[in-house]
This is a predicted structure of a 78-nucleotide RNA (c-di-GMP-I riboswitch aptamer) from Methylomonas aurea.
It was read from a public genome assembly, where an Rfam model found it.

This record gives sequence, structure tokens and C1' cells, in this order.
RNA sequence: UAUUGUAAAUGCCAAACCCGUUGCGAAGCGGGGACGGAAAGCCGCGGGUCUCGUUGCCGAGACAGCCGGGUUGCCGCC
Repeated sequence: UAUUGUAAAUGCCAAACCCGUUGCGAAGCGGGGACGGAAAGCCGCGGGUCUCGUUGCCGAGACAGCCGGGUUGCCGCC
């Protein structure tokens, strides 16, 4: 340095739910709270799911903790 996954250590994030708040909505943000996570860090590029508009085609959004991909990072028993 790479592969790799957590043996050990330092730590990190935060599901459901509750409160407040923004939004037509999916959902987002803040606080509490931990189901879990070796990238549950970041990116809407591909697929997918969901919402709104629409007769439909289609359009505009949401989800990175749905999958793939890209990219950055901690540790080092092997």
C1' cells in the first nucleotide's frame, strides 16, 4: 500500500415510536429513543419502491437504513 473484516482498541451512526416543526404528499429537519449497522459517511448515475399532477402518455418530487455502482475514511489479530 492492497486485500480483508472487527480478534483487540478508540470511537461513530441511529430503526420503530414519541414531541415540536416544514411540506398537498411521499418525506425532511430538531430533540428524545435504540432496532440494528464495518462505511447505516457522501453522491439521485442505473434499477426499484413511494408521493403529487394527469383520461392516458408523460412530467415533477421523495427514499443513500431497498439493490447495484462511483467516491472518501478509522483500526490492524490475519